[in-house]
RNA sequence: AGAGUUGGCUGGACAGUCGCUCCGUAAUUGUCGCGGGGAGGAAAGUCCGGGCUUCAUAGGGCAGGGUGUCAGGUAACGCCUGGGAGGCGCGAGCCUACGGAAAGUGCCACAGAAAAUAUACCGCCCAAGCGCCGCCGAAUUGUUCGGGGGCGACGGCAAGGGUGAAAAGGUGCGGUAAAAGCGCACCGCAUCGGCGGUAACGUCGAUGGCAAGGUAAACCCCACUCGAAGCAAGACCAAAUAAGGGAUCAUGACGUGGCCCGCGUCGUCCCUGGGUAGGUCGCUACAGGUGCGUGGUGACACGUAUCGCAGAUGAAUGACUGUUCACGACAGAACCCGGCUUACAGGCCAGCUCUUCUU
RNA sequence: GCCGGAGUAGCUCAGUCGGUAGAGCAACUGAUUCGUAAUCAGUAGGUCGGAGGUUCGAUUCCUCUCUCCGGCACCA
Numbered sequence: 001a002g003a004g005u006u007g008g009c010u011g012g013a014c015a016g017u018c019g020c021u022c023c024g025u026a027a028u029u030g031u032c033g034c035g036g037g038g039a040g041g042a043a044a045g046u047c048c049g050g051g052c053u054u055c056a057u058a059g060g061g062c063a064g065g066g067u068g069u070c071a072g073g074u075a076a077c078g079c080c081u082g083g084g085a086g087g088c089g090c091g092a093g094c095c096u097a098c099g100g101a102a103a104g105u106g107c108c109a110c111a112g113a114a115a116a117u118a119u120a121c122c123g124c125c126c127a128a129g130c131g132c133c134g135c136c137g138a139a140u141u142g143u144u145c146g147g148g149g150g151c152g153a154c155g156g157c158a159a160g161g162g163u164g165a166a167a168a169g170g171u172g173c174g175g176u177a178a179a180a181g182c183g184c185a186c187c188g189c190a191u192c193g194g195c196g197g198u199a200a201c202g203u204c205g206a207u208g209g210c211a212a213g214g215u216a217a218a219c220c221c222c223a224c225u226c227g228a229a230g231c232a233a234g235a236c237c238a239a240a241u242a243a244g245g246g247a248u249c250a251u252g253a254c255g256u257g258g259c260c261c262g263c264g265u266c267g268u269c270c271c272u273g274g275g276u277a278g279g280u281c282g283c284u285a286c287a288g289g290u291g292c293g294u295g296g297u298g299a300c301a302c303g304u305a306u307c308g309c310a311g312a313u314g315a316a317u318g319a320c321u322g323u324u325c326a327c328g329a330c331a332g333a334a335c336c337c338g339g340c341u342u343a344c345a346g347g348c349c350a351g352c353u354c355u356u357c358u359u
Numbered sequence: 360g361c362c363g364g365a366g367u368a369g370c371u372c373a374g375u376c377g378g379u380a381g382a383g384c385a386a387c388u389g390a391u392u393c394g395u396a397a398u399c400a401g402u403a404g405g406u407c408g409g410a411g412g413u414u415c416g417a418u419u420c421c422u423c424u425c426u427c428c429g430g431c432a433c434c435a
Stems, first nucleotide, its partner, number of pairs: 001355010012324007020038006027031001040330001044341002047339005052230004059261004064226005069083005084098001085096004099221002104219002106215003121161002123157003130152004135147005169187006188210001189208008234281004243272006252266004274434003286308001288307008325328001360431007369384004378415001386402005408424005
């Protein structure tokens, strides 16, 4: 210098004018002066977890959902951190829905002999036995016995070919009629044991010729875990109205949610119709932010100092002007918080890796 | 804001334990008719909203994302 990788920050700036909203304060009650605050890293998707509220302080069982390597962090999590295993990369580093296919069931189209009880299309082989056909020798009417040769499958084999996404351990040597874990070496696999590690796991040794193809983001099994709803939850005040029908009236109805039990309440529920669409609280102070110190590899925890940082309800956070630059992306709170995911023009900082060059 | 549902041919819809997606109407071509409609015969048309993953293989299973639709307050 180039290429790459990881983590973090930022998301136009300044000034003026006119507005919007909330809070405080002084006048005043139609309002208005002054001071202060006023979107984000994702406010988004609503995908997880929790707080909060109501229903039993949410209880038992079935069903159903979720998660799935180990340890730790946390209020909790499907999140994060640090390890292990597997994969990718020269490397820094990155990726992984990572329990069980030896409990059972299902599926594996087409092709192929065979898709999981193994099997034989082409092929290889006649060692033994069997069948057939010649030859030789002996006995013999026919025939039988012995030796040797060739061919073959209704015999042996699964090495090779071929099919497929996937073919019943792989490579090599021996072995054989031809072959094969049939035997051996190495690799893989399984079981047992020793050692290291909290553990996942690693490593070493022994034993076993090898059984058990894939699929669980198929049913399922195992382990752990989950009550339901959601701030339009819910609490209070005020205003207005018109009733009609039905269910069941305690072996009942409703709360209660897919079902059963249990618990609670008792005139309760459902349908049609009718009325109001007003106010207060919930509402923002908190698992809160920042700095420093300590512990920890780290996530994080503890201590201390300091700060107060939107709270609307037709719903505010804007518009215009001027200067300037690198000409400005994705996008806007609605009960709150921790995560994940997705979108994002450009700029900045730090760590590390590889290649080349110079000294 | 919260909760739920849907996306398949031009339109309306089927298609579920995963194996190359169909129906009706519409369109086009031919026949019939003097001509049109109806009728008859035939044809074409789909990256199953998009992206990624699991699997040998995905409309189907899983994740993310886009678009559209529906429901909700209080009182008697």